Description:
This is a predicted structure of a 263-nucleotide RNA (Bacterial large signal recognition particle RNA) from Desulfitobacterium hafniense.
[in-house]
RNA sequence: CCGUGCUAGACGGGGAGGUAGCGGAUCCUUGUACUCGCAACCCGCUUUAGCGAGGUGGAAUUCCUGCAUAAGGGCAGCGUUUGUGGAGCGGCCGGGGCUAAUUGUGAUGAGGUCUGGGUCUUGCGCAACAGAGCACUUCGAACCGUGUCAGGUCCUGACGGAAGCAGCACUAAGGAGCAAACUCUGUGUGCCGCAAGGUCGCCUAGGCUGAGCAGUGAAUCCCGGAUUCGUCCGGAAGCGUCUGUUCGAGUAAAGGUGCACGG
Numbered sequence: 001c002c003g004u005g006c007u008a009g010a011c012g013g014g015g016a017g018g019u020a021g022c023g024g025a026u027c028c029u030u031g032u033a034c035u036c037g038c039a040a041c042c043c044g045c046u047u048u049a050g051c052g053a054g055g056u057g058g059a060a061u062u063c064c065u066g067c068a069u070a071a072g073g074g075c076a077g078c079g080u081u082u083g084u085g086g087a088g089c090g091g092c093c094g095g096g097g098c099u100a101a102u103u104g105u106g107a108u109g110a111g112g113u114c115u116g117g118g119u120c121u122u123g124c125g126c127a128a129c130a131g132a133g134c135a136c137u138u139c140g141a142a143c144c145g146u147g148u149c150a151g152g153u154c155c156u157g158a159c160g161g162a163a164g165c166a167g168c169a170c171u172a173a174g175g176a177g178c179a180a181a182c183u184c185u186g187u188g189u190g191c192c193g194c195a196a197g198g199u200c201g202c203c204u205a206g207g208c209u210g211a212g213c214a215g216u217g218a219a220u221c222c223c224g225g226a227u228u229c230g231u232c233c234g235g236a237a238g239c240g241u242c243u244g245u246u247c248g249a250g251u252a253a254a255g256g257u258g259c260a261c262g263g
Stems, first nucleotide, its partner, number of pairs: 001263006010056002012030005020046005034054005063256003068251002072247006078240005084234004089230002092225005101216005111209009120197006126190002128187006136177004145170004153162003
């Protein structure tokens, strides 16, 4: 160096999740990679971390090592969108104080002060109005009101007597009317009178004094309200050719890797 037969290792891996931790089931990723049995309300195991039974390849394109690169995932940050909770700073709304400004009034007297009267309350009158009464006029009873009672009826031997319908007249209860006067009662009445009280708010008359008085009203300031908008603060969800960190499949090139026999 060649050939034959073996052995270690290999025949998928990674992230999330879960677990004291590891692996399996699940989801995602890489991309093609032996078979069977066991298991998620779980199963197996312990830092050499699935277990059991079989199979194929095999010392290199395939195994191992570090370097480089890197899909994708996790975490944190940043940005953005949506939605939400809070604050009540701006703006908004309501109220108040002072002022700038402005208006009216005032020596034909502002404001202040004093006195009288009215307005207010109570009582008594007067008047007005309304109602009732008194008075007057008139109407007013088939029988059960009065008078007179034609006719008719009843009693009597007779004289005579009795009740009484209609009619006529009158009246009761009641109805209607009524100019003025009188009596009583009442009042959403009165430029009305008298007496007592009360108030200094308003009106009015007068006296004193003598220059202000009154209204509207920004800005600023104060108090309060509401939360549509803007602002600030805190969570949540989605998104990202974003930043950092962590794990990292895969890929590229490099290096390393055993035993036996025969020629």
The RNAcentral record of the sequence draws on ENA, MGnify and Rfam. The gene name in the source record is ffs. Lineage of the source: Bacteria > Bacillota > Eubacteriales > Desulfitobacteriaceae > Desulfitobacterium. Rfam family: Bacterial large signal recognition particle RNA. The family's RNA type in Rfam is non-coding RNA gene.